Large-subunit ribosomal RNA, domain II from Methanoregula sp. UBA154, 719 nucleotides, folded computationally. NCBI's taxonomy places the organism under Archaea, Methanobacteriati, Methanobacteriota, Methanoregulaceae, Methanoregula. Its mean pLDDT, the model's own confidence on a scale to 100, is 81. It matches the Rfam family "Archaeal large subunit ribosomal RNA".
Context: one part of a larger RNA
RNA sequence: GCCAGAGAGUUUAUUCUAUUGGCGAAGGUUAACCCAAAAGGGAAGCCACAGGGAAACCAACAAGUCCGUAGCAGCAAUGCAUGGGACGGCGUAUUAAAAGUGCGCGGAGUCAGUAGGAUAAGACCCGAAGCCGGGCGAUCUAUGCGUGGGCAGGUUGAAGUGUGACGAAAGUUGCAUGGAGGACCGCAAGCCGUAUUGAUAUGCAAAUCAUUGGUGUGACCUGCGUAUAGGAGUGAAAGAUUAAUCGAGCCCGGCAUCAGCUGGUUCCUCCCUAAACAUGUCGCAGCAUGACCUAACCGGAGGUCGUUGGUGAGGUAGAGCACUGAUUGGGGGAGCUGGGCGGGAAACUGCUCACCCCCCUGUCAAACUCCAAACUCCCCAACACCCUAGAUGGUUGGAAGUCCGCAAUGCGGGGUAAGCUUGUAUUGCGUAAGGGAAACAACCCAGACCGUGGUUAAUGUCCCUCAAUGUAGGUUAAGUGUAAACACUGAAAUUGGUCCUAGGUCAAAGACAACUGGAAGGUGAGCUCAGAAGCAGCUAUCCUUUAAAAAGUGCGUAACAGCUUACCAGUCAAGAUUUAGGGCGGUGAAAAUGGACGGGGCUAAAACCUACUACAGAGACCACGGAGCACCGAAAGGUGAUCUGGUAGGGAGGCGCUCUGCGUGGGUAGAAGCUGGGGCGUAAGUUCCAGUGGACCGCGUAGUGAUGAGAAUUCUGGC
Numbered sequence: 001g002c003c004a005g006a007g008a009g010u011u012u013a014u015u016c017u018a019u020u021g022g023c024g025a026a027g028g029u030u031a032a033c034c035c036a037a038a039a040g041g042g043a044a045g046c047c048a049c050a051g052g053g054a055a056a057c058c059a060a061c062a063a064g065u066c067c068g069u070a071g072c073a074g075c076a077a078u079g080c081a082u083g084g085g086a087c088g089g090c091g092u093a094u095u096a097a098a099a100g101u102g103c104g105c106g107g108a109g110u111c112a113g114u115a116g117g118a119u120a121a122g123a124c125c126c127g128a129a130g131c132c133g134g135g136c137g138a139u140c141u142a143u144g145c146g147u148g149g150g151c152a153g154g155u156u157g158a159a160g161u162g163u164g165a166c167g168a169a170a171g172u173u174g175c176a177u178g179g180a181g182g183a184c185c186g187c188a189a190g191c192c193g194u195a196u197u198g199a200u201a202u203g204c205a206a207a208u209c210a211u212u213g214g215u216g217u218g219a220c221c222u223g224c225g226u227a228u229a230g231g232a233g234u235g236a237a238a239g240a241u242u243a244a245u246c247g248a249g250c251c252c253g254g255c256a257u258c259a260g261c262u263g264g265u266u267c268c269u270c271c272c273u274a275a276a277c278a279u280g281u282c283g284c285a286g287c288a289u290g291a292c293c294u295a296a297c298c299g300g301a302g303g304u305c306g307u308u309g310g311u312g313a314g315g316u317a318g319a320g321c322a323c324u325g326a327u328u329g330g331g332g333g334a335g336c337u338g339g340g341c342g343g344g345a346a347a348c349u350g351c352u353c354a355c356c357c358c359c360c361u362g363u364c365a366a367a368c369u370c371c372a373a374a375c376u377c378c379c380c381a382a383c384a385c386c387c388u389a390g391a392u393g394g395u396u397g398g399a400a401g402u403c404c405g406c407a408a409u410g411c412g413g414g415g416u417a418a419g420c421u422u423g424u425a426u427u428g429c430g431u432a433a434g435g436g437a438a439a440c441a442a443c444c445c446a447g448a449c450c451g452u453g454g455u456u457a458a459u460g461u462c463c464c465u466c467a468a469u470g471u472a473g474g475u476u477a478a479g480u481g482u483a484a485a486c487a488c489u490g491a492a493a494u495u496g497g498u499c500c501u502a503g504g505u506c507a508a509a510g511a512c513a514a515c516u517g518g519a520a521g522g523u524g525a526g527c528u529c530a531g532a533a534g535c536a537g538c539u540a541u542c543c544u545u546u547a548a549a550a551a552g553u554g555c556g557u558a559a560c561a562g563c564u565u566a567c568c569a570g571u572c573a574a575g576a577u578u579u580a581g582g583g584c585g586g587u588g589a590a591a592a593u594g595g596a597c598g599g600g601g602c603u604a605a606a607a608c609c610u611a612c613u614a615c616a617g618a619g620a621c622c623a624c625g626g627a628g629c630a631c632c633g634a635a636a637g638g639u640g641a642u643c644u645g646g647u648a649g650g651g652a653g654g655c656g657c658u659c660u661g662c663g664u665g666g667g668u669a670g671a672a673g674c675u676g677g678g679g680c681g682u683a684a685g686u687u688c689c690a691g692u693g694g695a696c697c698g699c700g701u702a703g704u705g706a707u708g709a710g711a712a713u714u715c716u717g718g719c
Stems, first nucleotide, its partner, number of pairs: 001719006011121013027047003033041002051058002061088001064087004071080003089105006124264002127261001131254006142228009151218001153185003156181001160177007190215003195211002198209002230246001232242003267654006277290005292401001294398001296396001302386003306383005312377003318371001319369002324365003329360005335355001337354007405429010434445003449626007459616003462600003468613001470612006481602002493587003497584010514571005520544003525539003550565001554563002627644002629640004655708001657705001659703008673692008
């Protein structure tokens, strides 16, 4: 891992609600216990029969008025009217007394069963780490104590001693001797465990192996005995160690500890269907209350999400500058105003920059508004829809789940930004399957009861791949593109790529470009200067001849020269040039294995833009058949355009299993179980046949419950 079996809302007490049954218009019922025992007895007790008040204490409608549902009566109008509602009245608390207000009052309960909750208990099941108590451990290990044992070999050579030398002496020194040392070397033994970050890594081994290494007469190693114990020991101290267990040992008990935390929680069908919000909380992984879900009951007539019209309300988008505040440039003006610079001996005066006002001009605002939408809302009316087939609306009772939400779009706050954060409105996912977007919770289409057939939606129609190699007109040459959006990146800037639109100017009296020719004279203008002659620089920039030609556009020379241009003519021949805007493209454009429009591939497209016609395409829509649900009906049957997706969750009805009471059956002429096969039922399931098997097993009804497995790192067994 697989298979088989086991495996989780139970029981008791109290209590609430619903429902069924008994008794009951004031009652219902016993408990322990007794007993001749399902009987009968037993009234202690409990609930109800009165409430209000903290208490003292006080203490209520057997009916006064009206409306009116069901129902009844009536031909009808209408009348009566249980329950119900409104009014009136009453009790009590509050008060000195009242008023007002709160609660209550015109007789229904109680006992038992069942179901669903609550509380107490292990309380749906499994699950801690821990805490406390009492014991057991020092054969491991830590330390102490007692008593024993052990340390090859070699080296060094302290003190002391002897003796010699020197010295007056103190002493110094040589040579011997001596044998000290937490001395030295050492794979002898022993003890340790440095490095290879070697081997090993379901190992030889729950710490080993190899090589290397430290120590090896000492604070040494070691046998045996003995002592110290769990908040305690022991510790040359690492929180080390105390039997493979240690930041508090092990065993048993308290104990089924507690867990707001994780996981799991077993058959079917039908009906409805959430929340992730608010408030409080030592609260933020939890609860409680409300909102939202569901079921039942009461009740008895209107209700409303829509559309249109109307009466009103509003100050957002936009816009604007009339106010508040910000703000560009220009012109004008006044000055008991301020700063600066001047003139003047001073008075004073001139210029300038501000300040203030007016006019023109150019911009801004969530907390500006002279204006001002779309739109939204209250109310009214009409239409439409729902409704006596009964709660749409409202009320009461039972019982949940929910309190991490997330995304898109619009409008915001914060942030450089974010698959960011925080609001708000709607929709969606959550709890929604189907088709499309290659794949893709929330994007597009569309809300799946079942079956058969058809028509469309989004999106598509060259091949993969269902459907156009469709029609008409353009664009693109970049494989641009073939990508609705998002998760596909591509910006500022730039472009004589190309297409389109609207102008200006020139042009058959010949434009533009190209080619040929001319481009002169006064004059080398004047000045400057060594020189300055069109062309270093300064000043001026005239006149003549002309078709035209600058006192010279750029090269060039020391200065000239030379080349060239403006300008003119000729040749040629029909458009040329320029401005603005737009479409599709290009550049800008950098990431790590080779590579992605889903792929192939595609160029008058299979790309992009525009128009059109077909076709494909879903569980949508339509048709037919069937089922359920809701409703009508005595039934047969009928109606449903507006019913049948659904997690948490609520409600309803069934299937199967065990045993029991009652009733009724089957079985050795073959029960249960098992294997294979055929039917039936929406399903849980059920039935028949054959084989096997060899003794028990059903059905109806009423009960009963250790009643249904695929998950729990589930348990046991097998493989």

Notes:
It was read from a public genome assembly.